[in-house]
Record summary
The RNA shown here (transfer RNA) has 86 nucleotides and comes from a Methanospirillaceae archaeon. Rfam family: tRNA. It is annotated as a transfer RNA. The sequence was found in a public genome assembly. The coordinates come from a structure-prediction model, not an experiment, and the mean pLDDT is 82.
RNA sequence: GCGAGGGUAGCCAAGUGGUCAAAGGCGUCUGACUCAAGAUCAGAUCACGAAGGUGUUCGCGGGUUCGACUCCCUCCCCUCGCACCA
Numbered sequence: 001g002c003g004a005g006g007g008u009a010g011c012c013a014a015g016u017g018g019u020c021a022a023a024g025g026c027g028u029c030u031g032a033c034u035c036a037a038g039a040u041c042a043g044a045u046c047a048c049g050a051a052g053g054u055g056u057u058c059g060c061g062g063g064u065u066c067g068a069c070u071c072c073c074u075c076c077c078c079u080c081g082c083a084c085c086a
Base pairs, nucleotide, nucleotide: 001082002081003080004079005078006077007076010026011025012024018066027045028044029043030042031041032040046055047054048053059075061073062072063071
């Protein structure tokens, strides 16, 4: 350099136009159990709010669309293969 795959919440990972703050797991917090801890069980876990809700998010930046994590373009980064290299 060429080709392919990928980047999603603290971490892993599903989701591939609307029903998504986004399944599941880990972690964390609270509670139950225990003398205690672990294991197990229940709840919570983006922000604000008592709640209904509201706001902002899927690598950066643009575009298409009524609507984008999802489609298009440009960059950045990671993995694999191929090529190049005295």